[in-house]
RNA sequence: GGGCGGUUAGCUCAGCGGGAGAGCGUUGCCUUGACACGGCAAAGGUCAUAGGUUCAAUCCCUAUACCGCCCA
Numbered sequence: 001g002g003g004c005g006g007u008u009a010g011c012u013c014a015g016c017g018g019g020a021g022a023g024c025g026u027u028g029c030c031u032u033g034a035c036a037c038g039g040c041a042a043a044g045g046u047c048a049u050a051g052g053u054u055c056a057a058u059c060c061c062u063a064u065a066c067c068g069c070c071c072a
């Protein structure tokens, strides 16, 4: 330098055009003499950045940044 894949909650990840989610974690409550386990509830997101297509974009297209793999 070229090709491919990835970037979504604190962590690991799902989500193939119209409602942003799960598990774990965090906080509060219940339960216990206390803790753990368990149950209920809540908070937490500019969906990497910018532009484009579209009535509508996490999703499609382009560029850029970062990470990983392969080739040279």
Base pairs, nucleotide, nucleotide: 001071002070003069004068005067006066007065010024011023012022013021018055026042027041028040029039030038048064049063050062051061052060
About this RNA
Predicted 3D model of a 72-nucleotide RNA (transfer RNA) from Segnochrobactrum spirostomi. The coordinates come from a structure-prediction model, not an experiment, and the mean pLDDT is 83. Rfam family: tRNA. Gene Ontology term of the family: triplet codon-amino acid adaptor activity. By type it is a transfer RNA.